[in-house]
Molecule: small-subunit ribosomal RNA
Organism: uncultured bacterium
RNA sequence: AGAGUUUGAUCCUGGCUCAGGACGAACGCUGGCGGCGUGCUUAACACAUGCAAGUCGAACGAAGAGCGAUGGAAGCUUGCUUCUAUCAAUCUUAGUGGCGAACGGGUGAGUAACGCGUAAUCAACCUGCCCUUCAGAGGGGGAUAACAGUUGGAAACGACUGCUAAUACCGCAUACGAUCUAACCUCGGCAUCGAGGAUAGAUGAAAGGUGGCCUCUACAUGUAAGCUAUCACUGAAGGAGGGGAUUGCGUCUGAUUAGCUAGUUGGAGGGGUAACGGCCCACCAAGGCGAUGAUCAGUAGCCGGUCUGAGAGGAUGAACGGCCACAUUGGGACUGAGACACGGCCCAGACUCCUACGGGAGGCAGCAGUGAGGAAUAUUGGACAAUGGUCGGAAGACUGAUCCAGCCAUGCCGCGUGCAGGAUGAAGGUCCUAUGGAUUGUAAACUGCUUUUGUAAGGGAAGAAUAAGGAGUACGUGUACUUUGAUGACGGUACCUUACGAAUAAGCAUCGGCUAACUCCGUGCCAGCAGCCGCGGUAAUACGGAGGAUGCGAGGCGUUAUCCGGAAUCAUUUGGGUUUAAAGGGUCCGUAGGCGGGCUGAUAAGUCAGAGGUGAAAGCGCUUAGCUCAACUAAGCAACUGCCUUUGAAACUGUCAGUCUUGAAUGAUUGUGAAGUAGUUGGAAUGUGUAGUGUAGCGGUGAAAUGCUUAGAUAUUACACAGAACACCGAUAGCGAAAGGCAUAUUACUAACAAUUUAUUGACGCUGAUGGACGAAAGCGUGGGGAGCGAACAGGAUUAGAUACCCUGGUAGUCCACGCUGUAAACGAUGGGAUACUAGCUGUUUGGAGCAAUCUGAGUGCCUAAGCGAAAGUGAUUAGUAUUCCCCCCUGGGGGAGAACGCACGCAAGUGUGAAACUCAAAGGAAUUGACGGGGGCCCGCACAAGCGGAGGGACAUGUGGUUUAAUUCGAUGAUACGCGAGGAACCUUACCCGGGAUUGAAAUGUAGAUGACCGCUCCUGAAAGGGAGUUUUCCUUCGGGACAUCUAUGUAGGUGCUGCAUGGUUGUCGUCAGCUCGUGCCGUGAGGUGUCGGCUUAAGUGCCAUAACGAGCGCAACCCCUGUCUACGGUUGCCAUCAGGUAAUGCUGGGAACUCCGUAGAGACUGCCGUCGUAAGGCGUGAGGAAGGUGGGGAUGACGUCAAAUCAGCACGGCCCUUACAUCCGGGGCGACACACGUGUUACAAUGGUAAGGACAAAGGGCAGCUACCUGGCGACAGGAUGCGAAUCUCUAAACCUUAUCACAGUUCGGAUCGGAGUCUGCAACUCGACUCCGUGAAGCUGGAUUCGCUAGUAAUCGCGCAUCAGCCAUGGCGCGGUGAAUACGUUCCCGGGCCUUGUACACACCGCCCGUCAAGCCAUGGGAGUCUGGAGUACCUAAAGUCCGUAACCGCAAGGGUCGGCCUAGGGUAAUACAGGUGACUGGGGCUAAGUCGUAACAAGGUAACC
Repeated sequence: AGAGUUUGAUCCUGGCUCAGGACGAACGCUGGCGGCGUGCUUAACACAUGCAAGUCGAACGAAGAGCGAUGGAAGCUUGCUUCUAUCAAUCUUAGUGGCGAACGGGUGAGUAACGCGUAAUCAACCUGCCCUUCAGAGGGGGAUAACAGUUGGAAACGACUGCUAAUACCGCAUACGAUCUAACCUCGGCAUCGAGGAUAGAUGAAAGGUGGCCUCUACAUGUAAGCUAUCACUGAAGGAGGGGAUUGCGUCUGAUUAGCUAGUUGGAGGGGUAACGGCCCACCAAGGCGAUGAUCAGUAGCCGGUCUGAGAGGAUGAACGGCCACAUUGGGACUGAGACACGGCCCAGACUCCUACGGGAGGCAGCAGUGAGGAAUAUUGGACAAUGGUCGGAAGACUGAUCCAGCCAUGCCGCGUGCAGGAUGAAGGUCCUAUGGAUUGUAAACUGCUUUUGUAAGGGAAGAAUAAGGAGUACGUGUACUUUGAUGACGGUACCUUACGAAUAAGCAUCGGCUAACUCCGUGCCAGCAGCCGCGGUAAUACGGAGGAUGCGAGGCGUUAUCCGGAAUCAUUUGGGUUUAAAGGGUCCGUAGGCGGGCUGAUAAGUCAGAGGUGAAAGCGCUUAGCUCAACUAAGCAACUGCCUUUGAAACUGUCAGUCUUGAAUGAUUGUGAAGUAGUUGGAAUGUGUAGUGUAGCGGUGAAAUGCUUAGAUAUUACACAGAACACCGAUAGCGAAAGGCAUAUUACUAACAAUUUAUUGACGCUGAUGGACGAAAGCGUGGGGAGCGAACAGGAUUAGAUACCCUGGUAGUCCACGCUGUAAACGAUGGGAUACUAGCUGUUUGGAGCAAUCUGAGUGCCUAAGCGAAAGUGAUUAGUAUUCCCCCCUGGGGGAGAACGCACGCAAGUGUGAAACUCAAAGGAAUUGACGGGGGCCCGCACAAGCGGAGGGACAUGUGGUUUAAUUCGAUGAUACGCGAGGAACCUUACCCGGGAUUGAAAUGUAGAUGACCGCUCCUGAAAGGGAGUUUUCCUUCGGGACAUCUAUGUAGGUGCUGCAUGGUUGUCGUCAGCUCGUGCCGUGAGGUGUCGGCUUAAGUGCCAUAACGAGCGCAACCCCUGUCUACGGUUGCCAUCAGGUAAUGCUGGGAACUCCGUAGAGACUGCCGUCGUAAGGCGUGAGGAAGGUGGGGAUGACGUCAAAUCAGCACGGCCCUUACAUCCGGGGCGACACACGUGUUACAAUGGUAAGGACAAAGGGCAGCUACCUGGCGACAGGAUGCGAAUCUCUAAACCUUAUCACAGUUCGGAUCGGAGUCUGCAACUCGACUCCGUGAAGCUGGAUUCGCUAGUAAUCGCGCAUCAGCCAUGGCGCGGUGAAUACGUUCCCGGGCCUUGUACACACCGCCCGUCAAGCCAUGGGAGUCUGGAGUACCUAAAGUCCGUAACCGCAAGGGUCGGCCUAGGGUAAUACAGGUGACUGGGGCUAAGUCGUAACAAGGUAACC
């Protein structure tokens, strides 16, 4: 410090998520030791038990025990024991009394407050114990507890009578500088006033205890009434420390809480308090608070600090420290220096316990502990040794404060689990490309060393001192100092020493990206994972396991919750935005507020500087120091950025005073305009009425119909009437304070703006929350008006439907007046104002100057520079710059939702304000590349059109689907499957089914063992395979064995089993379409663009021109093959013109090399020539020439890519699966089934034909298990002979065609299906299931609906021939060959496909896209809801405990006083109505979410009616 995630990709906006740190934590796995810390965050829930506040006998009376002493009595062991009385050191204590108990300790419920923090004030206050100073302490009195007696009660606890003491209580005296009253002086201040001084009067005190001593006094030898010391006591003043009160500033959220307040605000009087004060009371006045947020509601103890952060901030307030509040809930006072009191009292409520039922007791938010709650938090421990506290003169007592120990990895820190050597890189595991390698890994084993820790043994602390007491020194006591001097919970702990021995000690999480770390197996959208993106549907680095690795760790590591960070993502400090992403109010006026021109002077509030006070300690930081280090602790410094006080400065802001004219305003002059309001007015059009002319339709649409019309429409003419709107001018023109808006002409009234002028005022200004006014259309109210148009409505069409679009009608409305509504995509999606600046070009409106050119104002437009911006864009009318001021919104992911609730406004419609639950990981902006469009432009193609012939109807063949079946093997399925794989299914093929066999196997190969053969032959069995039996029988040798064969065993074979979505290879299609890209450069933040676009041209991204592009590659073309012409060469098996020979005839023969032909090699065609058009490329021409003319024709050749296209069954191959079977052999069957549907074909329906007879002409191929001449036989298929040819030699070979005859339009002399019979051939075998022949039979069919296919020339059409496969053939198929041989193309509007450019897009799986709403189903949260339940806060009334206060005749007391009674107030209780909040509720409303439900198709393209407000 960043990263992931919206997209096909990009930039931006924007949210979500992660990496870090922290924790009083919890959970999971694991766990050796120590030090220092921490430890109920939940139920301020309830609590058993023990302890946590007592102490003082030196305040008091009393009681008890009692060393010892004396006396008496008894027992007897004659000096002992027991009992008893008195005295009594000493000890204990219930009570009275004093001090303490208000500290310490706990908790955070309440509290939004002067509660807390900080800084001040008290001239308005108090203060026990402590310190200092001054003064005093005289003399009396009456009670009461204890105790005793009587008595009540279960108990708690009392009642009565009687006795008694005090440092208990009460008078009296005395008294100051105290208090009060009166008046006076001095000084001072901050308003009331304060301080000091002096005078007079009045009022108010006290207590003794203990130790010592005997000088005085008294008793009479040590005592006190004396003296002395000390501790207490009283009055006064001061101090310290503590408290109380007041104030400035700061201190959470909500305005869907906007008004609150009657003791309320103030006055003067009184009461009360330590003290001011409505704190309280009566009276008087009517104030006080609030948009700078009162009141109300919710939440919360505050701070030092802590966590985080670069900081500013944000979050937090455990432990430690300060303050506050509370002590079961609520109220109340008492005592006291201090409380309205945690371990006190009274009352009330709830709860618990005891009870004899009458009545009582209690309060762990002290320390332990228990239950409960909870994810969760410890011992019913030791000690007062230390520190501190209370009491005491002290010793000391008490102290769950405290110090220690125990439990817990809960945190921080430290230590260890060993160190060195050690490569056969061991074994084992894991993985792989596997005879081997890699890794685990120097890791282990093994050798040497060390001993922290551990175990055992021994030693052993510091923490402890100014204690008391004793002794001594200094002055008279007492104090100070020196010396001596008991005491340790922790703890025999820390620590030290010795011995032993690697001995006692490593885990956790992760490994797809973010994020360091990868493989195998299992699983198969299952199980599961997941922080986000997302993994998992048979090869998962993402699930589970394993191996390995990585990280952390050196007792931890992960997970979860929460906080800060990253987040500049609440940004008005650092540090954001608002044209289109969320976001400018519809507009103006204007209140508060904020901000504000030039000059001068004053001031000092802001501001700046110096000084002082404060900012507790701890913490944080720095420097040192102490524990072996560290954590921890200590000391010092720094810091605490703040607040207050004071001194100074005076530039800026503010304030005050003065002044100025440039901002602003007013005036004068001249202009401008659809500016406003009210009135008047005009013509055209439309409609209606009346009258005329006139006749059959009019109207309307894509086409129609509804509608109007013979009762005379439409059309036309004349006249009349009505209402509304204003053609031309008219314009990115004008006007308006602004926005909405404003248009015939004219009048009246009103307002504005601009320029010029420098006349007047002299900062009068800008903005603007709340507020006010204006505000399109639609809508509402009342009254008019109503021609046209026209929601609703009706009808007609369209349609699957059509509650729409279209048509015919038509009501509200549209118009006017008055009133309401208050919203719009109210838009420039751009708030207002000011000033200055930043290159220019070009229009236009209206002023001024100028003769003009032109200059100068105010507006209104376009283009562009710099700049800005995510980009689009903007750009002197800014979205720029140095700038500036103000407001608003707000705006803070999308949805839920502008919806709910509440409130306000409104007649209503509705408007304004405006959440949450829940849900998603996106939603969005701009631009890019594609794709798409019922967008546009250009162009091409048998794409259409023009033609020719077909398919679709029949029969058959063949393929497919379906069905059937034991099986009908498998694959191919829009175009791009379907006479396809298959270029040959009777067996085989064959993969399928049935049945029968064999299991190292039909074939290949390694090793080991056995045998010596194996093969062959014969027989039996069997459907065969197979099984069984018999027979026959090796080679080499160094004699060990080897070769070979068979058998057995074991590695392995085998698989047409699965996955074409794991693959190679091959193929189809777009498409033989003209495209697809790259390098460098340039443009752009970038994806990308440019090039490749534009103009012309081409079959072509073919070329030319232009050009920020210049070049290049794969494609196109050409190079290759066939064919068409010619030339040269060669001349057999081909040819035969000339010459010769011969035949019935034939190149048959000699010969020829001319021709044809066969081959090789060349030539030829290039828009080359001419004309014309064009810049060129190129186009055109009945051009020439030429065999061929503009690619001559045909073929081969298929760019980047698309379809997870096809094929694991052609082959190959990864993975998975089977192994007496999913492999293999055999026999038979099936692949050939048959209601049906589709595709592709064949043959027909006939006369352009059929039949019969005769006659003619090819090319290309094939041939020895072959083609076969020829002869014979058969009607024929064919058979029997026979010959030639491995082939330019022999052979297989044409048909349409031509000639003649016949048939005469019929289901025929068309057509040949089907069936019967008889045969031929192939083959082991033609039943299922072959082809062919002959005879007989003679079906459908008379040209084929919607629709659809092919073809542009040697093409279509038509006619035969050949070949592959093959024993034969289901071939009408496929692939080739030649014969005969057309028609048509105006043209590109339309259909289909394609190319280029452009445009829109919400598509990118790319329109077979995306996507909306209702309904139906499930789940979730939520609104309303008759009600119902609950809660807290308040109001009114009634009642009212305890208690203070006030009053008070009867009672008590000598009195003081008390009691009683009454009154006020009040906790609580009751009643009533209301508001608020929450829960629940039949039913109901919408919302969200959920792979494959229903209906439509609203939006995105012109989305098929442009969309939206």